[in-house]
Context: one part of a larger RNA
Formats: sequence, C1' cells, structure tokens
RNA sequence: GCCAACGAGUCUCUUUUAUCAAUUUGUCUAAGCGCUUACGGCGUGGAGGCAUAGGGAAACCAAGUCUUAAUAGGGCGACUAUGAUUGAUGGAAGAGGACCCGAAGCCAGACGAGCUUGCCAUGACCAGGAUGAAACUUUCAGAAAUGAAAGUGGAAGUCCGAACCCGUUUGUCGUGCAAUUCAUUGGGAUGAGUUGUGGCAAGGAGUGAAAAGCUAAUCGAGUUUGGUAAUAGCUGGUUCUUCCCGAAAUAGUUUUAGGACUAGCCUCUCUGAUUAGUAUUUUGGAGGUAGAGCACUGAAAGGGAUACUGUGGCUUCGGCUAGGUGUCUCUAUCAAACUCCGAAUGCCAAAAUAUAUGCAGAGGGAGUCAGACAGUGGGAGCGAAGUUCCAUUGUCGCGAGGGAAACAACCCAGAUCGUCAUCUAAGGUCCCUAAAUCUAAACUAAGUGUUAGUAAGGAGGUGAAAUUUCUCAGAUAGCUAGGAGGUUAGCUUAGAAGCAGCUAUCCUUUAAAAAGUGCGUAACAGCUUACUAGUUAAGAGAUUUUGCGCCGAAGAUUUCCGGGACUCAAGUUUAGUACCGAAGAUACGACUUGGUAUUUUUAAUACCAGGGGUAGGGAAGCGUUCUUAUUGCACUGAAGCUAAACCGUGAGGUUUGGUGGAGCGAUGAGAAGUGAGAAUGUUGGC
Repeated sequence: GCCAACGAGUCUCUUUUAUCAAUUUGUCUAAGCGCUUACGGCGUGGAGGCAUAGGGAAACCAAGUCUUAAUAGGGCGACUAUGAUUGAUGGAAGAGGACCCGAAGCCAGACGAGCUUGCCAUGACCAGGAUGAAACUUUCAGAAAUGAAAGUGGAAGUCCGAACCCGUUUGUCGUGCAAUUCAUUGGGAUGAGUUGUGGCAAGGAGUGAAAAGCUAAUCGAGUUUGGUAAUAGCUGGUUCUUCCCGAAAUAGUUUUAGGACUAGCCUCUCUGAUUAGUAUUUUGGAGGUAGAGCACUGAAAGGGAUACUGUGGCUUCGGCUAGGUGUCUCUAUCAAACUCCGAAUGCCAAAAUAUAUGCAGAGGGAGUCAGACAGUGGGAGCGAAGUUCCAUUGUCGCGAGGGAAACAACCCAGAUCGUCAUCUAAGGUCCCUAAAUCUAAACUAAGUGUUAGUAAGGAGGUGAAAUUUCUCAGAUAGCUAGGAGGUUAGCUUAGAAGCAGCUAUCCUUUAAAAAGUGCGUAACAGCUUACUAGUUAAGAGAUUUUGCGCCGAAGAUUUCCGGGACUCAAGUUUAGUACCGAAGAUACGACUUGGUAUUUUUAAUACCAGGGGUAGGGAAGCGUUCUUAUUGCACUGAAGCUAAACCGUGAGGUUUGGUGGAGCGAUGAGAAGUGAGAAUGUUGGC
C1' cells in the first nucleotide's frame, strides 16, 4: 500500500411537541399479592400522579385576587369539550461517558539507589624516571645569637609518563559494531585519587564541588495500578435510495472575537384576512445627494476707493511716501462637517395593465455569525495592493453547460430524463477547429497588428479635411550675371576693415545690393546669403485639425498572436448578407411535484405552473439480523459462491445454468449490536 472482518446519535428518567389509539361528565394505575402454558401473560391493587380555581412572598381571600389610602388604574386569572388523562411511535431539550476516537495533565496507593548522586563499613590498586623541603652529621666564621659550605635525608592536592580514571580536538559511524561506538589527539595519574563487596537516603521527596544534574536507555517532578469512558468552545471521522423546498457568512450582547445566546435569513404543520406580492406606465408626494453657486459660514488671488496707522525712506520739520489693519467695490475662484439653488435614480401612495405570489398569527426542526471577487458611490492608503472598511447590485459560495488558449468571482446562459431533430445567445467562420479564403469601400508597411495595457517628448512616414500666400503681367527650385559708393560708420582695441564687443543703423548711384545671413583672416583678403535682371517652364509655399503608423520601449522556465501562419490580410475602420455555435428556446416521447376541473372519487384522465443545489428542514421507500402469527420451499439439492438474462427512477429484486452439500423463505405485525471508502482507525492476510 491493497484485500477481508470489525468500527461512530445509543439506553434510562424527566419535560415538551406532532400523529395515532384507548377512556371520558374525570382518567391512569405503581409496587405488592394471586393464578399461569413462567425472561411472558391474566386478574387484583386507586397508595399516588395529572386534571377539576385562581391570585398573593405569605397569612389569607376566592371567580376572583394582588398591588394601594382607594370602590381609581393596572398585573395575573374566570367565561367550558377544538377539552382532559393515559399509552405507543417520530422530532427536540435537560441530567447522565451521551455520536466515536484523541491529549498534555491532576489526585491516591504501591514498586524502584543491581544505572546513577552522596554518605557509611570493610578490602584492593597506582610500571618507570625527574626534582631534592624539613631534620641530622661534619667543617668554617662568630663571645653568643646565628650564618655559610659539603654530606646524609626523602617532603610534595610537585614534574615527565604506562596501567587505571576521564572525554579536549578532528575524523569515522549515523537503517551504526554501538539507542553515544571506533580511530587520532588530549587531561589527571600519592590524591578533594581510582576501584570491589555489603549497607543507608525516594517522588514535591532524596542526592547534588549546582548542570534544574542524577534517582534503572524515563526527570522543571520516576515508574506502575486505580479515580477514568478525566476534560477538550480544538482536529479528524460518522456507513442505503429516491422525491419537494432551500439558507447564512449580518445586527445586538458576551473574560467575547475560529465559541455562544436572541433577532434576521431556511423548512414543516395548522389558522386567518383574503390579493395584500412583483414588474411596467401614468399621476401625486417628502427630500437636500450629484451638479452648480457665493445669498450665509469660512478659505483664498489681483485691482480700485476710503478711514486709521506708519519705529523704515525722504524732508523746506509743515509733512510726503513704501508698508500694515479695517470697511466698501470690481474681476476670477474654493468647501465632507457652506447653500440663494438643485436633478437623475431610489423611496411612499393611488390607478391601469400583466403575472402569481405575498403578509400576519400559533407551534415543531434547523443551519448560519472566517465570506470572496467584479461594477458603481465613498472612507483609510500613495486617486498603491489579488490591500482594508462601509453602501448598493451581480456572480461564486451552493451552479453544471458555451465563450475568454488554459482560468471559483468576467461575458452568455440556470442542467428532471431521452432523440444521429430545428432555431439562436455570448463568441466566432484560412488550417489545427464547427461555420465566409463572403460582398462593398478605405487605411496601415510598422509583422504595427491578429493580446488585456503603456507616458511625457521627438520626426519632410503616410492618408483625409480646412484656411491662406505667390503664380503665363512667368511663381518655387535650378542655371547665367550683378550684389556697388560715402566707408576701414562711430566707440573700444595691439588690431576690430559687414561678420570679438558697445552705440547708432543714415545718405547716394541704381534693375538691385544690409553700416550686412553664414563660413573665413592676427587684421585685411577670399567664398556665400538677403536683394535684382535674364533663361527655363506650370504649379509652388505656409499654418491648423485629424486617421493609421515610427522612435521613446529594459526582466526574470520558452522565441512565441493558443499554434501554424497571415500584408488590396487571416490586420484596422465602416456598411451589409449568410452560416456555425450551449445542458438556453422549440419539436417529439417518458418520469415526477403542486394546483384546477371532470369522472369510472382506493385512483385515473385532461390542462396549467414547476423539477441546479452545499449547510439544513420535510416526504416516501429499499435492504440486514431476530421475535411472533399465517403460509411455503428443500438431498428429485437449502444457505453461501459464481455467470448470464430480465424487472424496478433507485436502494434493490426475480429466474436459469454451474458450484456447494443442509437448511431457507414469503406475507402481516413487532424489536434493533441495521447498511463503510476514508477516522496518521483496530485485527488478520498478502
């Protein structure tokens, strides 16, 4: 891991509710006792329970009573049977292990110091080498105390280093040789040393040169048995079928926030008024949002007028003036907590039309209290977030199908079942891939694009439109020629001659020619332009708006529109006609729920409206084991196993064949150890 078996809402009492049954002008018996065909049944038994009267804390009063000073008011009651009691079954609640499995823990009694910690008693052990304390002896010095030298001596938590004890470093091992080893290296090694045997101390206790270490591979409280099915607002699991309806992720409160209670939203039963519900249109209302505005409250820019002030500046000391504050006025503004105004939607009400729900009351059962994204209006944030918090709508949640390559929340559309039928939606129609290489007209040349998205800025890309200037009296471009004089203007400067810079920018000759457009020189020179003539010849220039493109343009698995690929497109824009395309609609058939009508009123038929569904509510069934009554099958082959066919919407059922070799059904009623795929489930097998 797989297979098989086992494996989870049960039982008792009490209360409540629905259905059914029994009794009834009350109802039921309990224990016990008697009988019996004896885990059972029948009889007896009225003790007692509920009901029959309530109110009050109570005394107490009583169809009333309590409150109160009250005869007021008010609370709770009375007015009968649609009632009462008892029993059974189903739902629910409470108390119990209470659907099942699961803690870490808490307490009590025992068992442990053969491991380890400390201590006690009694034993054992420490190769070899080094250093050389005290003390003593001798000699020398000294008056002595004492000192020095040599020798003897053999101290020490002394030194080096085996055994022994330890475990510093690194490696090895790491399903190991080993639940701590092995190799290397290292520390102690006469001591607070090591070790044998025996003994003492223990669970909130011991022992501890102290690490909360150790107390038998267990220690911030050992092990074991019991209390014990501890408790678990937590996690996991919770077993057959079909049919009808179908949520919530919100509010308030909570030692409350991943829990709960009440309400909201769902379901089932009964009752009531009866058409209240929903949609559209019309009519009538309330309102202060969007917008707008400045009439109020505030904010804020510029100008003017005026009053007061004016320390600065000027002053002839008289004042004047920059500036400041207030008021008025003009222009242009701003506001969630401004409004002289003011929508659209939405809301309330009435009527009409369409449709078929909606509401209230009584009662039974719930689940929900982590919501998510998208559009719109807002708060927070950075006009960040697949962010967060509200409002409102949708979808997902609980929703399959088609589209978006793939893609809960986007677009289309709501799946009872069947059909090798038809029509469409979104989206598509060259191939992958169902359907147009469709029709008409443009644009794009960038593979732009065929994608969901990209800025400021830049450019003789190209299409369209508009305005305007010049032009056969010759434009624009080209070519030929001129482009002069006063003068090198004045100043500046070493120089400044059109052309470093400053100032001015006149006059003349002309067809025209600047006190000079650019290049150039040290300064001149030189080239060129404006401007003019000739030649050629028919269009030339400027501005604005706009379509599609270009640059700007850098990213992380893989170039990439889903791919191939596509250029008068298979791109973009516009107009149009076909077709494809879904579980949508339609057609035909079948099942089923609710309603209405009819009848052949157990039920059938017709019509109308329905049948996606998690949590959850309701309804109807299948199957397993056993009991009981009735009735059957079976060695001429029961159960079980196995294969096929048939029946039923389904859980399932029947028949036949094979195997098997002794029991097993059907119908009615009843009772449950009653249905497995999941629980790191339990046991067994492989």
A computed fold for a 686-nucleotide part of an RNA from a Candidatus Pacearchaeota archaeon, annotated as large-subunit ribosomal RNA, domain II.
Model confidence (mean pLDDT): 83 of 100.
Its Rfam family is "Bacterial large subunit ribosomal RNA". Rfam links the family to the GO terms structural constituent of ribosome and ribosome.
Taxonomically the source falls in Candidatus Pacearchaeota (Archaea, Nanobdellati).